[in-house]
RNA sequence: AGAGUUUGAUCCUGGCUCAGGACGAACGCUGGCGGCGUGCUUAACACAUGCAAGUCUAAGGAGAAAGUUCCUUCGGGAGCGAGUAAACUGGCGAACGGGUGAGUAACGCGUAGGUAACCUACCCUUAAGUUCGGGAUAACUCGCCGAAAGGCGGACUAAUACCGGAUAAUAUCCCGCCUCAUAGGAGGUCGGGAUCAAAGAUGGCUUCGGCUAUUACUUAUGGAUGGGCCUGCGUCUGAUUAGUUUGUUGGUGAGGUAAUGGCUCACCAAGGCAGUGAUCAGUAGCUGGUCUGAGAGGGCGAUCAGCCACAUUGGGACUGAGAUACGGCCCAGACUCCUACGGGAGGCAGCAGUGGGGAAUUUUGCGCAAUGAGCGAAAGCUUGACGCAGCAACGCCGCGUGAUCGAAGAAGCUCUGCGGAGUGUAAAGAUCUGUCAUAGGGGAAGAAAAAUUCCGAUAUUAACACCAUCGGAACUUGACGGUACCCUAUAAGAAAGCCCCGGCUAACUUCGUGCCAGCAGCCGCGGUAAUACGAGGGGGGCAAGCGUUGUCCGGAUUUAUUGGGCGUAAAGAGUUCGUAGGCGGGUUAGUCAGUCGAAAUUGAAAUCCCACGGCUUAACCGUGGACCCGGUUUCGAUACUACUAAUCUUGAGUGAGACAGAGGUAAGCGGAAUUCCUGGUGUAGCGGUGAAAUGCGUAGAUAUCAGGAGGAACACCGAAGGCGAAGGCAGCUUACUGGGUCUAUACUGACGCUGAGGAACGAAAGCGUGGGGAGCAAACAGGAUUAGAGACCCUGGUAGUCCACGCCGUAAACGAUGUCUACUAGCCGUCGGGGAGCUUGACUCCUUGGUGGCGCAGCUAACGCGAUAAGUAGACCGCCUGGGGAGUACGGCCGCAAGGCUAAAACUCAAAGGAAUUGACGGGGGCCCGCACAAGCGGUGGAGCAUGUGGUUUAAUUCGAUGCAACGCGAAGAACCUUACCUGCCUUUGACAUCCUCGGAACGGUCCGGAAACGGACUGGUGCCUUCGGGAACCGAGAGACAGGUGCUGCAUGGCUGUCGUCAGCUCGUGUCGUGAGAUGUUGGGUUAAGUCCCGUAACGAGCGCAACCCCUAUCCUUAGUUGCCAGCGAGUAAUGUCGGGAACUCUAGGGAGACUGCCGGUGACAAACCGGAGGAAGGUGGGGACGACGUCAAGUCAUCAUGGCCCUUAUGGGCAGGGCUACACACGUGCUACAAUGGCCGGUACAGAGGGCAGCGAUGUCGCAAGGCGGAGCAAAUCUCAGAAAACCGGUCGUAGUCCGGAUUGCAGUCUGCAACUCGACUGCAUGAAGUUGGAAUCGCUAGUAAUCGCGGAUCAGAAUGCCGCGGUGAAUACGUUCCCGGGCCUUGUACACACCGCCCGUCACACCAUGGGAGUGGGCUGUACCAGAAGUAGGUAGUCUAACCUUCGGGAGGACGCUUACCACGGUGUGGUUCAUGACUGGGGUGAAGUCGUAACAAGGUAACC
Repeated sequence: AGAGUUUGAUCCUGGCUCAGGACGAACGCUGGCGGCGUGCUUAACACAUGCAAGUCUAAGGAGAAAGUUCCUUCGGGAGCGAGUAAACUGGCGAACGGGUGAGUAACGCGUAGGUAACCUACCCUUAAGUUCGGGAUAACUCGCCGAAAGGCGGACUAAUACCGGAUAAUAUCCCGCCUCAUAGGAGGUCGGGAUCAAAGAUGGCUUCGGCUAUUACUUAUGGAUGGGCCUGCGUCUGAUUAGUUUGUUGGUGAGGUAAUGGCUCACCAAGGCAGUGAUCAGUAGCUGGUCUGAGAGGGCGAUCAGCCACAUUGGGACUGAGAUACGGCCCAGACUCCUACGGGAGGCAGCAGUGGGGAAUUUUGCGCAAUGAGCGAAAGCUUGACGCAGCAACGCCGCGUGAUCGAAGAAGCUCUGCGGAGUGUAAAGAUCUGUCAUAGGGGAAGAAAAAUUCCGAUAUUAACACCAUCGGAACUUGACGGUACCCUAUAAGAAAGCCCCGGCUAACUUCGUGCCAGCAGCCGCGGUAAUACGAGGGGGGCAAGCGUUGUCCGGAUUUAUUGGGCGUAAAGAGUUCGUAGGCGGGUUAGUCAGUCGAAAUUGAAAUCCCACGGCUUAACCGUGGACCCGGUUUCGAUACUACUAAUCUUGAGUGAGACAGAGGUAAGCGGAAUUCCUGGUGUAGCGGUGAAAUGCGUAGAUAUCAGGAGGAACACCGAAGGCGAAGGCAGCUUACUGGGUCUAUACUGACGCUGAGGAACGAAAGCGUGGGGAGCAAACAGGAUUAGAGACCCUGGUAGUCCACGCCGUAAACGAUGUCUACUAGCCGUCGGGGAGCUUGACUCCUUGGUGGCGCAGCUAACGCGAUAAGUAGACCGCCUGGGGAGUACGGCCGCAAGGCUAAAACUCAAAGGAAUUGACGGGGGCCCGCACAAGCGGUGGAGCAUGUGGUUUAAUUCGAUGCAACGCGAAGAACCUUACCUGCCUUUGACAUCCUCGGAACGGUCCGGAAACGGACUGGUGCCUUCGGGAACCGAGAGACAGGUGCUGCAUGGCUGUCGUCAGCUCGUGUCGUGAGAUGUUGGGUUAAGUCCCGUAACGAGCGCAACCCCUAUCCUUAGUUGCCAGCGAGUAAUGUCGGGAACUCUAGGGAGACUGCCGGUGACAAACCGGAGGAAGGUGGGGACGACGUCAAGUCAUCAUGGCCCUUAUGGGCAGGGCUACACACGUGCUACAAUGGCCGGUACAGAGGGCAGCGAUGUCGCAAGGCGGAGCAAAUCUCAGAAAACCGGUCGUAGUCCGGAUUGCAGUCUGCAACUCGACUGCAUGAAGUUGGAAUCGCUAGUAAUCGCGGAUCAGAAUGCCGCGGUGAAUACGUUCCCGGGCCUUGUACACACCGCCCGUCACACCAUGGGAGUGGGCUGUACCAGAAGUAGGUAGUCUAACCUUCGGGAGGACGCUUACCACGGUGUGGUUCAUGACUGGGGUGAAGUCGUAACAAGGUAACC
C1' cells in the first nucleotide's frame, strides 16, 4: 500500500465483499510447563449458611466460669485463674473502606473560575482556662406479662453521661468612630452595653496539704484537610416533538438554611424560555483513559484511578462535625420466613456460596506477616479492605516437546508415462545433552521496616524522674511455603495440534460422488474425467494453540475540516421578491474583540512515549524526563478582519435625452376559413379507407351562386428574429402600465450580493358558480381490422377547449446546467443603440447590450463545454450518498375534491447505472452481387407404381441420419449369408491374437441321430526341414493370464465429412491516434467476378484467401504409326483396309505454339478500367474440373477405422436353424410411367461416345413367339466380345375416344440365377386392362451445347435399378430490369441484444413463503390533568394528661413529653386525555420463488416514435 465482483471487452460512477488490528468474549477440535494479569457484559432476579465494624478498663460502676492449689465440719470455703471472659453506662468510629450502574441529558460530569454568601470532628500553630455544686439512670437485683421478639413495674448505684452557678474576650449581638472596599461587607488588640465554657485520667515525687509531667477537656485566632453553594464553556439522537411555563419570571417583606436563592410564604408586576432548537420522546452514569487510525476522526467507558447516583420498591425524618445513613430507625407496598394466630422477623448491587436467567464468567480457601483503615497512651484488638493461595489457555510474555551423524535412499502409503517419483535424513540405527518433568538434598536467601527492653546524648523541669527526639545493643514477628533459586541422579524418556491448498491468498494430485450428498467471506463450485463436495497422499500457514461466530475501528476520500460531488451516473428548488443570517469597494484616524507574541497558573496519579534500572530474558514493575496538542489570567504588537468617527466615487441607485420590442391589462374594430340557416341552379350519388363499412342523400345531399347567423383562431410578413423572472407572449386601433438598452454626464455616497423560514407569480389537465359553444375532441356509440381489439383507421359525439370570478400548484416547469462578481486566444453570422472615416455605399472601422455557429488553452469518465464555460477564482443558497421496497405507508400541514408538500422502516438483491467500443440484429437508410426476383422453358404438388422417412403394428419389424445442410441418405444393390434385431437349440480360454504343458501330421471319406450347430461309430492317410538332439506349420486336450462386445458416451476425442460459400473476405508487424476497450491500415473517389486494380490518404508493409500455376476440352504445328487410318499406287472379293504397301488425312498420345486488354478508336482524372473494332480456332477469368481463408453450427459419424473413460465376462461374448429388417387405416420427401396426334403402333433406312470382360464377355450356327436353351470360334482386348444405339428420317395406320392412349392389378404358363425364389427375386408369353383427360394452396430446376428430350455404358452384384456414377445424339426460349421475396458483401444509423431477435422484456391472474400498512377492537407500559384519600414524619397551634435538676412568695412558674388538631406529603382510588408496545376476523399493496395462464406494453421507425 491494496484486491475481488456489474461488461463480449473498456473507462467511469457506485455499492457489496476480503486481506489488518483489537476483545472482560463464547463455541468446535486439541492441550506440556512457568511468570504476570483478568474472570456475571444477561435477572438493580430471588437468596440457605458463615464471615465482612469495631475498639477503649489510662472515662465509669458492677463482675463470672472451667481448671488448679490449699483448707474443710465434706455442706463447703479461700487463693490463683482475674478485675480476665461476657454484658452495661460513656467516648470515638460506624458518613471511611467494599459493591453496583438501576436512575440521571442534569451544574450530573469535564474544564476554568467565584464564595466580600458558607461549614469543617480528629490534626497543627498561637492565646487563655480547666472553678463550685446538683439531681438522676443503665447494668446488677426483685416481681410481673408474652409462644417468641420483647416489654412493664419496684428498689440500689457511678462517671469524661446529664443539669445549674461563677469567671473570660481578640467569640456572638447592639450603638458610635476611623481606614479600605463596593455583592450582603473586610479591617481596627477603638469606645460602651448584653450573652455564652469546661472533665477528668495516668505516671513521678510527696512533708499527704499538694507539686509536677503527659494526656484529655473548654473558649478563641490562624492553618491544614474535607465538603456545601454559584457561574462561563463543553457534553447523544429525533422537527414525522414547534411552541412552552403560573412559584412560572422579576420585585418588596417575612420565614428557613452552615450559607446565596421562589428554597418557602404574603402582596405587587407580567414576565421567562424557544429555529444558535425551548418543550416532548428515545437512549445513556460522566471522566482520566482504552481500541483503531498516517492524522483528523470514529467506536467504547471491563479491570486501575477521580466524581456522581443507588442499596428490596416508595416516602420520611432522627442522631451527628459530617447521612437524609448498603450490614441504623419509622411508615407504606410487594415478597420470604417463624408463630401457641394474639403477633413478630428479614433485605448479599460486601467476600465466598446457592437457585434462576444465559452462548458465557471462579473457592462457602489461608492470613492479618506486609500496605492501609478504626479504636487505644501503648501493648494490642478488629479488618472477605488488603496480602496470598485455588479454579479457568480467558489474555499477554517466556521455555520445551531434543541435538549430531545416518542410504543415490529400508518398509508402509500415495502417484505413475510402469522406467520410476514422492513422503525423505524423515525413520530405524549409532553417539551426545539434560531445559522441562521425576526423585533426593541444600536453601529457610530476599521480602523487615518498626515496636519492646537496656545504654548514651539532646530537650523539658528550679532540679531529678517520667515523657519526647537522636544514636547503639539485645530480643521477637512469614499467610504464601514442601517458595524462588542452587546441586546431584535416572532417562529421549511423559509433552503437537489446528486450519487451509479455484481466484482474492502462501500451498496439487488420486479415488469416491454425479445439480445428489454437500461447500461458500465475495465471485461462485457440484448435472460421470470436480486442484472448489467427501476421503487418501502430498503441500502451505500458525503453533500450546488453531479455527469459527459476534462486536468495534481500519481499508471507506463510502458524510469528504484535512478530503467528494450535482449537463447525461444519485443530486440545481418551476421562477422571482425578500426577513433573519452569511459575505461585502477606496482613503484617513482611533480602539484592540478576533489574530499574533511573551510570562504566570492549571491541565491529579496511573496510562502512551523516551532514558536508566529490577526480576536469568520478556511480559511485568520501579525512578526520572517528556507529553497532556486544552482552559484561565496578565502584559505587549496592530498588518489583516471587526468596531467607532470622518471622507471618496469606480459598485449600486436617482434625474435628463433618445430607441427597439408577439412584455402586461382593458375596450373597440377587421378580413379569410370551417359549420349552420334561408333562397336559387342542379342530379345521383357523396363521404371515407390499405380495402371497406357505419354515416349523409330522390323528404334532393355532395357540387355551385347569393344572403344571413354564430363562435373560435389570426395565413402571408415569420426568421438560428424580438420581449418577459419563469410559466409564456403573434390580426389592427386606442387607453393605462412594467421592464430593458444606449448617450453625455448632474446628483446620492456602499445605499451592495446571496437568501433558511415567508410571500407572490406559475403551461396543460382538473374543480366550483354563471355565461358561451363554430371547429376540434377524452368518455361513449357504431363501422372496420383482428385469434381477440375494451386500441391504432373510419363515421358520429358529450364534458372540455372560449369568457368572468374563485380554487388547484403540478410538468422531460429542460440549457435535464441556481444566483451574483471578476479574469482568461480568436473567427463568422444576426437583433437593438451610439460614434468615426472616406471612395457616400446593400461601404469600412470602433464601441456597447442581447442572441446563434465554429474553435485555442483549460476542463471532462467519455460524450462534449469552451467569454451566454461544464475554464480559473470568490460569495451565498438548494440538493445527493447502491438498486428495489417508494416519492410509498403512518403522522402532520394545505385543498371542495382530485390530490399536493413533508417523508420512513421491515424485507430483498450484488448489483442498479453513465459514456464510449466491437459485434449481432432492425417490419432503419445508402451502394452492390447471386436462376434471388422478374422474363422464359420444363417439372413437383392430383393418378398408378418404385424407393426412403415418419407413424402405427410386431416376438423382432436392428442401428444411425431430422429445417436449409435427414428422408433413391450410411446401403456401389437384406431370399440364406450379409445381420448388428427376434424366437428356439447349443457353447464357455472361446470364431480370432500371444504365451505355457501334454498328445497328435495336417487332412479326407462312409454311416447313424438331429432343423442345423453338434455328437457318435468306422475308416483312409503318416507329410516338410534336420547337425538326428530336435525344429516349423497345423490339429486336439488342459490351466490361467487374457480374448471378445455393431454395449454406452460424437457433450471426453483423433481422423473424415457437411454447411455458410468459390461468398470476398480474415488477419499480422511497425508506426500513429485514444486513459482504455479499440481505431487507423481494411474507410473515401472510381473500377472489378474478386480486399481485382488505380488514385487519394497517418499510415507503410506483409501473410492466409482471390487470380495464376495442375487436369480435360476447343485451333494449329511437330514426333511416332499398331490392334487404328486409306488420299495416291497395285492385288483381290458378291461385299468389307481384305492384302501388298503408304505416313498424306482421321485418330491415338507425347512435346510445343497460341490469348496478353497485346493493337486501333472512344470514354475516364495524362490512372485503373470500361465500351466498340480489327485480326484470330478461340477475346477480355474462352468452356468445364480439381482446388474451400479466419472461422460458425458442443453440425454429423464411438455402426468404416482409431481411441480415453464406463459397463458385460457360462454373457451385452461365440455357434446354428427359422423368422424379421419386405408388416400397413395413414402422412411426407425423391423418382419412374402416363394422361396422348410435335403422339401410339407396324415396316424400312442412318449416325455415337465412353466403358466392361477369364469362376468373364461370349460371335457365327441352331431351337423356342419370347425370356432363353444347345453349342463354344475368338478375346486378359484401338485386334475378340457385350453391341441391333435411340430419338431422327421414309412409308403406312389410328382420328380425339378412357381410345390401337395408359399400363397398374390379377390369372395361367414359363425362363434364368442360386443349396433354396412360400414369407420375399428378376424376366418372358398369353389373358386381364385400374387410376389417370395436364393436376388446389403451394413449390423446384435451369442463362447455352445449357434446359428439355433420346438412348448407351459402368460400379455394386450368383441373381435382383425407375436409384447412383458416367457417355454421347437432337437441341431451344428468355433476361426490360433490381421495386419486391430469399441469401450474401461494404458503409452508415438506432439498440435496454452479447446464449447476440429463435434476443430481451412488462403487467394481471393462479400457487407457496416472508416482512409490512389499514382494521370492529382487545391487553399491557409510561405519562398529563381534575378530584378523593392521607401512614410515618416535620413544622405550626392547643393546655386534655404527665412532668427529676432551674426559679419560687412553696400556691405555683419556666421548660419538656404524650395526646388532639392544621398544613405538606408516599402508597392507593375515581374520571378523562396523550403516547408507546403487543395482539386481531378480515383486508391493501410489496418482496421472493428452473421450467403455470393470458396477452405482447417497452428496447430497432419494436411494427401507432418514446417519454413527463